[in-house]
RNA sequence: GCUCGUGUAGCUCAGUUGGUUAGAGCACGGCUCUUAUAAAGCCGGGGUCGAUGGUUCGAGUCCAUCCACGAGCA
Numbered sequence: 001g002c003u004c005g006u007g008u009a010g011c012u013c014a015g016u017u018g019g020u021u022a023g024a025g026c027a028c029g030g031c032u033c034u035u036a037u038a039a040a041g042c043c044g045g046g047g048u049c050g051a052u053g054g055u056u057c058g059a060g061u062c063c064a065u066c067c068a069c070g071a072g073c074a
Base pairs, nucleotide, nucleotide: 001073002072003071004070005069006068007067010026011025012024013023019057028044029043030042031041032040050066051065052064053063054062
């Protein structure tokens, strides 16, 4: 330099052929329980989906460029 893949919550990930609220587990905070802690149960906070544009009535999802990481080729 070229090709491919990945990027969604603090972490690991899901998200169907583009469609009506952006989710799960763990973690975190509160409450119940306990002499207390842990475990368990219940409730809650936290995102504008890597960035910027574009297509569309509508984009996490499609397109373009760029950025980061990984793999392969030279």